[in-house]
Notes: The RNA shown here (transfer RNA) has 72 nucleotides and comes from a Candidatus Nanoarchaeia archaeon. It matches the Rfam family "tRNA". Rfam classes the family as a transfer RNA.
RNA sequence: GGGCAGGUAGUUCAAUGGCAGAACGCAUCGCUGGCAGCGAUGAGGCUGUGGGUUCGAUUCCCGCCCUGUCCA
Numbered sequence: 001g002g003g004c005a006g007g008u009a010g011u012u013c014a015a016u017g018g019c020a021g022a023a024c025g026c027a028u029c030g031c032u033g034g035c036a037g038c039g040a041u042g043a044g045g046c047u048g049u050g051g052g053u054u055c056g057a058u059u060c061c062c063g064c065c066c067u068g069u070c071c072a
Stems, first nucleotide, its partner, number of pairs: 001071007010024004018055001026042006048064005
């Protein structure tokens, strides 16, 4: 320098055009004498970044940045 895969909640991952979800973690409450455990409720994201297409973009297109991997 080039190819490929990826970047979404604190973490690991979903969501292939129509108001972004799950598990774990976190907070509060309940069960318990307390802890653990279980249950209920809740907080937490402007989806790496800048443009484009579209009525509408996490999703499609282009540039850039970062991570992994392969080639030189």
The same sequence occurs in records of 2 taxa. The sequence is in RNAcentral, with records from ENA and MGnify.